Predicted 3D model of RNase P RNA and transfer RNA as a complex of 432 nucleotides. It holds a member of the Rfam family "Bacterial RNase P class A". Rfam links the family to the GO terms dimeric ribonuclease P complex, tRNA processing and ribonuclease P activity. The coordinates come from a structure-prediction model, not an experiment, and the mean pLDDT is 80.
[in-house]
RNA sequence: GGAGUCGGCCGGACAGUCGCUGCCGCUUAGGCGGGAGAGGAAAGUCCGGGCUCCGAAGGGCGGAGUGCCAGGUAAUACCUGGGGGGCGCGAGCCUACGGAAAGUGCCACAGAAAAUAAACCGCCAAGGGCGUUUGAUGAGCAAGCGCACUUGGUAAGGGUGAAAAGGUGCGGUAAGAGCGCACCGCGUUCCUGGUAACAGAGACGGCAGGGUAAACCCCACUCGGAGCAAGACCAAAUAGGGGAGCAAUGGUGUGGCCCGCACAAGCUCCUGGGUAGGUCGCUAGAAGCAUGCGGUGACGUAUGUUCUAGAUGAAUGACUGUCCACGACAGAACCCGGCUUACAGGCCGGCUCCCCCC
RNA sequence: GCGGGCGUAGUUCAGCGGCAGAACAUCAGCUUCCCAAGCUGAGAACGCGGGUUCGAUUCCCGUCGCCCGCUCCA
Numbered sequence: 001g002g003a004g005u006c007g008g009c010c011g012g013a014c015a016g017u018c019g020c021u022g023c024c025g026c027u028u029a030g031g032c033g034g035g036a037g038a039g040g041a042a043a044g045u046c047c048g049g050g051c052u053c054c055g056a057a058g059g060g061c062g063g064a065g066u067g068c069c070a071g072g073u074a075a076u077a078c079c080u081g082g083g084g085g086g087c088g089c090g091a092g093c094c095u096a097c098g099g100a101a102a103g104u105g106c107c108a109c110a111g112a113a114a115a116u117a118a119a120c121c122g123c124c125a126a127g128g129g130c131g132u133u134u135g136a137u138g139a140g141c142a143a144g145c146g147c148a149c150u151u152g153g154u155a156a157g158g159g160u161g162a163a164a165a166g167g168u169g170c171g172g173u174a175a176g177a178g179c180g181c182a183c184c185g186c187g188u189u190c191c192u193g194g195u196a197a198c199a200g201a202g203a204c205g206g207c208a209g210g211g212u213a214a215a216c217c218c219c220a221c222u223c224g225g226a227g228c229a230a231g232a233c234c235a236a237a238u239a240g241g242g243g244a245g246c247a248a249u250g251g252u253g254u255g256g257c258c259c260g261c262a263c264a265a266g267c268u269c270c271u272g273g274g275u276a277g278g279u280c281g282c283u284a285g286a287a288g289c290a291u292g293c294g295g296u297g298a299c300g301u302a303u304g305u306u307c308u309a310g311a312u313g314a315a316u317g318a319c320u321g322u323c324c325a326c327g328a329c330a331g332a333a334c335c336c337g338g339c340u341u342a343c344a345g346g347c348c349g350g351c352u353c354c355c356c357c358c
Numbered sequence: 359g360c361g362g363g364c365g366u367a368g369u370u371c372a373g374c375g376g377c378a379g380a381a382c383a384u385c386a387g388c389u390u391c392c393c394a395a396g397c398u399g400a401g402a403a404c405g406c407g408g409g410u411u412c413g414a415u416u417c418c419c420g421u422c423g424c425c426c427g428c429u430c431c432a
Stems, first nucleotide, its partner, number of pairs: 001354010012323007020037002023034004039329001043340002046338005051227004058259004063223005068082005083097001084095004098218002103216002105212003120158002122154006129147007166184006185207001186205004191200003231280004241271006251263003273431002287306008324327001359428007368382004376412001384400005405421005
């Protein structure tokens, strides 16, 4: 100098004027003054929790989710550390990563065969037949070669396929084959290290059943349901009204079914009325930052310090001036922890590889 | 805001691991003096990206779009 990788941060700045939504103070109730006012994702609503209500949620079936191991946490599908596998020269990155030897299903086309293995071409052996050559001139005989056929052996080679019943080599054989041997892979068992996942070493076994579980399923663990339009209170208005139908070993109570528990009510359709108000829930919290200590780390803990968005037709804006690198994605709605997705441009730090110079 | 569902020809719907179909519509031909109807034929699609699988419209994840339900007296 170039290329790359990981982590963190910023997201126009300053000044003035006029507005908007809360809060505080003063007030002659007209106003005046002061101070505050979107994000890293406020988003998607994909997970987890707080909070609130329901019949306290007890049991069974069903259903949903998670899925290498250990830890962190309020909790998680998140995070940290580790193991296995894959990619990269490397820093580093990715990983839905339990079980296919419990059972069932599926594997189109092609191919002989797609899972109790099988035999199309080929290779090998035997048999009789035909042709041809030779012995040697006719018939017959013998030997060799070739051709197709029958029976048997084989699973090396060819061919099909995403996938073909361990791989390579040597020996062996009529031809072959774990048939035998060596190495690799695999299975069983035991030992060592490790909390564990797992790793390493030994012995034994010629090797058994290919894939698919983001197919059903099995195993282990977790899960009661609903959601701030939850829910509580006040006010106003009055017809919380009327009609038809349905259902009694039934119905309802916010759970798919059953048992259990409680209740006297319920469901569907048609028709009609009132209010479209207020208060609380509501925002300071498992919060941020700094330092010390414990821990490899996520994180925990102690001390100090900082921080009032809280609307409800729903505020957070507009204009002017100066400057620059000319400004992306995008707007709170009960709150918090994560994940995912979107994002112009810029800044900082750690590390890796290559080239050059001293 | 919260909850649920759906994306397949121009339109309305099937299909749910193995060549994507139907009806109507469109176009062309036949029929008719012409039109309609009828008959024959043709074109035309799995919202997008990634993963699992030999193979994905179908299964899984993400994303985009659309639709529906939920106020109080109750």